[in-house]
RNA sequence: ACGUUAUCAAGAAAGGUGGAGGGAUUAGACCCAACGAAGCCUUAGCAACCCUUGACACCCAUAAGGUCAAGAAGGUGCUACAUUCUACCGAAAGUACUUCGGAUGGAUAACCG
Numbered sequence: 001a002c003g004u005u006a007u008c009a010a011g012a013a014a015g016g017u018g019g020a021g022g023g024a025u026u027a028g029a030c031c032c033a034a035c036g037a038a039g040c041c042u043u044a045g046c047a048a049c050c051c052u053u054g055a056c057a058c059c060c061a062u063a064a065g066g067u068c069a070a071g072a073a074g075g076u077g078c079u080a081c082a083u084u085c086u087a088c089c090g091a092a093a094g095u096a097c098u099u100c101g102g103a104u105g106g107a108u109a110a111c112c113g
Stems, first nucleotide, its partner, number of pairs: 003111006013043005021032003026087004044079003049075002051071006083105001088102005
């Protein structure tokens, strides 16, 4: 890499550098951007996946694992817009748009190897 599981309408930005793109890819739509995009660096923050602590249940007992609560030192991640929206399937509605659910793809974490 592939795979498995979980989550994805909440939350959180300033400075420096850079100099024209960016919102993953294709198409369409809608947006962001010279009042400075992407990328990189610094600092700050958000969140709570891993993690830390405690309680409880289970157990003859302990550990592991489980549930709940609190936390944030450390490992990641993230800090415009719902994964920006639509595309495929189904339902409602009924010809024109819309709403809802799901799939596929994607992102992130942990595990596997």

SAM riboswitch aptamer (S box leader) from uncultured Allomuricauda sp., 113 nucleotides, folded computationally.
Taxonomically the source falls in Allomuricauda (Bacteria, Pseudomonadati, Flavobacteriia, Flavobacteriaceae).
It matches the Rfam family "SAM riboswitch aptamer (S box leader)". Rfam describes the family as follows. The SAM riboswitch is found upstream of a number of genes which code for proteins involved in methionine or cysteine biosynthesis in Gram-positive bacteria.
Its mean pLDDT, the model's own confidence on a scale to 100, is 83.